[in-house]
RNA sequence: GUCCUCGUAGUCCAACGGACAGGACACAGCCCUCCGAAGGCUGGGGUACAGGUUCAAUUCCUGUCGAGGACA
Numbered sequence: 001g002u003c004c005u006c007g008u009a010g011u012c013c014a015a016c017g018g019a020c021a022g023g024a025c026a027c028a029g030c031c032c033u034c035c036g037a038a039g040g041c042u043g044g045g046g047u048a049c050a051g052g053u054u055c056a057a058u059u060c061c062u063g064u065c066g067a068g069g070a071c072a
Stems, first nucleotide, its partner, number of pairs: 001071007010025004018055001027043005048064005
């Protein structure tokens, strides 16, 4: 330099173009308990950035940024 894949919550992962973007762990509160780091319930928190297509974009297209890989 060229090409490929990826970027979603504090962490690790889901989401045929359409439903309130979901789960686990973590965090906070409550319950339980002699105690709580075990168990139960509840809650807060997210689509890298900027455009485009579309009635509708996490998803498709373009660019930028970042990560990983292949080739030279």
Annotation
Predicted 3D model of a 72-nucleotide RNA (transfer RNA) from Candidatus Wildermuthbacteria bacterium RIFCSPHIGHO2_01_FULL_48_25. The sequence was found in a public genome assembly. The organism belongs to Candidatus Wildermuthiibacteriota, within Bacteria. The prediction has a mean pLDDT of 81. It matches the Rfam family "tRNA". It is annotated as a transfer RNA. Rfam describes the family as follows. Transfer RNA (tRNA) molecules are approximately 80 nucleotides in length.